[in-house]
RNA sequence: GAAUUAUAAAGAAGAAGGGAGAGACUAGGCUCUGUGAACUUCUGGCAACCCGUCAAGUAAUUGACCCCGGUGCUAAUUCCUACCCCAGGCGGUUGCCUGUUUAGGGAAAUAUAAUGU
Repeated sequence: GAAUUAUAAAGAAGAAGGGAGAGACUAGGCUCUGUGAACUUCUGGCAACCCGUCAAGUAAUUGACCCCGGUGCUAAUUCCUACCCCAGGCGGUUGCCUGUUUAGGGAAAUAUAAUGU
């Protein structure tokens, strides 16, 4: 790097350095940001994927804890939309149909973990 599986509406910030951008990519929207962005370091915290401990079970597995180990995360749903399905509103059309918008579902993409390669 690619593959498979699971999860993504909850949760959790201070300091020092830094000095203008940031929210994955493209586009649109919206938001954060000199009351200091990205990024780096330290300390704390959240969570419970792996590990560990305990309990139930023949087992698959499930639940609890998580002080210590490996990651992860710590503005906004993965910030929202984009493709498909479906319902409604509004507009255009004689009609077939079509434009736009709102809610819901799905896919894709992305992120993280675990597994084997």
Overview: A computed fold for a 117-nucleotide RNA from a Cytophagaceae bacterium, annotated as SAM riboswitch aptamer (S box leader). Taxonomically the source falls in Cytophagaceae (Bacteria, Pseudomonadati, Cytophagia, Cytophagales). Rfam family: SAM riboswitch aptamer (S box leader). Its family is annotated with regulation of gene expression in the Gene Ontology. Its mean pLDDT, the model's own confidence on a scale to 100, is 83. The sequence was found by an Rfam model in a public genome assembly.